[in-house]
RNA sequence: UCUCCACAAAUGCCGAAUCCUGGUAUCUUAAGGAGCGGGGGAACCAGACAUUUGGGGCGUAUCGCCGCAUGGCGUAGGGCAACCUCUUCGGUCCGAGCCCGUCAGCUAACCUCGCAGGCAUCGAUGAGGAGAACC
Numbered sequence: 001u002c003u004c005c006a007c008a009a010a011u012g013c014c015g016a017a018u019c020c021u022g023g024u025a026u027c028u029u030a031a032g033g034a035g036c037g038g039g040g041g042a043a044c045c046a047g048a049c050a051u052u053u054g055g056g057g058c059g060u061a062u063c064g065c066c067g068c069a070u071g072g073c074g075u076a077g078g079g080c081a082a083c084c085u086c087u088u089c090g091g092u093c094c095g096a097g098c099c100c101g102u103c104a105g106c107u108a109a110c111c112u113c114g115c116a117g118g119c120a121u122c123g124a125u126g127a128g129g130a131g132a133a134c135c
Stems, first nucleotide, its partner, number of pairs: 011120004018034004035115006045105001054103001055100004063074004077094004083129004088124003
């Protein structure tokens, strides 16, 4: 000097997954509030079907073809910070997994659940907004 790894803090990315109060014994657990997100649940409407070829939910993660299979090639769709949001072009990555348990359309009131986990940058273009400095 370079590379790699580990730890702490800061700043950010994907995601609903953040903040506060109080309590406590150093820590930790239980509790509550706000905020964000999900599920169940009338009338009306929809449906005229479905009920093992089971059905359904969270999620961008669906579908098609090929393969004995692991899987492969595409694709609906989704992500990619340096103040924020949006448009457009190109590039690049993902396109999983999990859960309910025979049961659920929509759905006011109402009921109920979650607030995890994993990571470290992509360039350009136009518009709007916010903020700062200076006078």